[in-house]
Context: one part of a larger RNA
RNA sequence: CCGUCCUUAAGGAACUCGGCAAAUUGACCCCGUAAGUUCGCGAUAAGGGGUCCCUCCAGGUGCAACUAAUUUAUUAGUUGCAUGCUGAGGGCGCAGUGAAGUGGCUCUGGCGACUGUUUACCAAAAACACAGUUCUCUGCUAACUCGUAAAGAGGAUGUAUAGAGAAUGACGCCUGCUCGGUGCCGGAAGGUUAAAGGGAUGGGUUAUCCGCUUCGGUGGAGAAGCUCCUAACUGAAGCCCCGGUAAACGGCGGCCGUAACUAUGACGGUCCUAAGGUAGCGAAGUUCCUUGUCGGGUAAGUUCCGACGUGCAUGAACGGCGUAACGACUGGAGCACUGUCUCAACAACGGACUCG
Numbered sequence: 001c002c003g004u005c006c007u008u009a010a011g012g013a014a015c016u017c018g019g020c021a022a023a024u025u026g027a028c029c030c031c032g033u034a035a036g037u038u039c040g041c042g043a044u045a046a047g048g049g050g051u052c053c054c055u056c057c058a059g060g061u062g063c064a065a066c067u068a069a070u071u072u073a074u075u076a077g078u079u080g081c082a083u084g085c086u087g088a089g090g091g092c093g094c095a096g097u098g099a100a101g102u103g104g105c106u107c108u109g110g111c112g113a114c115u116g117u118u119u120a121c122c123a124a125a126a127a128c129a130c131a132g133u134u135c136u137c138u139g140c141u142a143a144c145u146c147g148u149a150a151a152g153a154g155g156a157u158g159u160a161u162a163g164a165g166a167a168u169g170a171c172g173c174c175u176g177c178u179c180g181g182u183g184c185c186g187g188a189a190g191g192u193u194a195a196a197g198g199g200a201u202g203g204g205u206u207a208u209c210c211g212c213u214u215c216g217g218u219g220g221a222g223a224a225g226c227u228c229c230u231a232a233c234u235g236a237a238g239c240c241c242c243g244g245u246a247a248a249c250g251g252c253g254g255c256c257g258u259a260a261c262u263a264u265g266a267c268g269g270u271c272c273u274a275a276g277g278u279a280g281c282g283a284a285g286u287u288c289c290u291u292g293u294c295g296g297g298u299a300a301g302u303u304c305c306g307a308c309g310u311g312c313a314u315g316a317a318c319g320g321c322g323u324a325a326c327g328a329c330u331g332g333a334g335c336a337c338u339g340u341c342u343c344a345a346c347a348a349c350g351g352a353c354u355c356g
Base pairs, nucleotide, nucleotide: 001351002350003349004348007345008344010342011341014340019337027051028050029049030048031047036041038170052091053090054089055088056087058086059085060083061082062081063080064079065078066077067076068075069074070073092096104335105334106333107332108331109330110329111327112326116128117127132168133167134166135165136164137163138162144154145153146152171322172321173320174319176252177251178250181249182248183245184244185243186242187241190240191239192238196234197233202228203227204226205225208221209220210219211218212217253271254270255269256268257267280314281311292308293307294306295305296304
């Protein structure tokens, strides 16, 4: 000097990102216990007191015996025994759950209802799940999934109060407007459209005919057959088209003027849109400007709580707003407590180090 561990004057969070760590509390009995609340809780709330030993011709309780009374299985009394009960008196120590083990508490926000689950080996959470809610599909050889375009299997020895998929996430109050775009569902008149059918016309080949010929060939025309390209026409779903659907994916404006001081703008005008954000909440886990402004708490508060609303860029099952209980979650405050600190000191053990 390092590690583990013990103690500490006065102060008591001044430490620090943050009371991290440590300390406090702790068992049992008695008293007592608020707001809130889904009436279950909250709650061991909080906050107090007690706890050892001896004695008692003090009491209580239990058991047994006896006596008396009767309503005949109870009551009253006496005695004895027991006593994890209560009280009184006394005793000792600094200290009586004498060691060990054994909740610190309260107030107020955020998030998630809850118990659960998770990154085996840096994340336990506000993430996942969840009961509840909603939508869509599925009539049974079900939808859906696995599988070789299969057989077969699961679904299910189930049958729409069932099964599958998706979203939201207890409970309470609610869930606004928009179908123009994308998706899905329905429709079938018209337009477009594949393979296929169809086969007009045209091309290739050449039996034959004609011309030239060095008689070897060469140029032209060209039936039937075979064959190649191919137009019209016929031709489904789909797409275009017509409707519906937002707890489907999504979206939810701007400018100008206006009221008896000023300010503001219930009101009016105008442009655009499918429709222009409703109820709520709001500097928010969302607010850039920003340490917004006001109030509270502090001597002093970029955090916190309550308001305001000018929402850069809130908002309703990508759910909105509340909410008792719960949480090794997260923010703020207080009480108690402390070597976290002012500021360090000493002790124990084990290392490092020096000598051997």

Large-subunit ribosomal RNA, domain IV from a marine sediment metagenome, 356 nucleotides, folded computationally. The full RNA is in RNAcentral, with records from MGnify.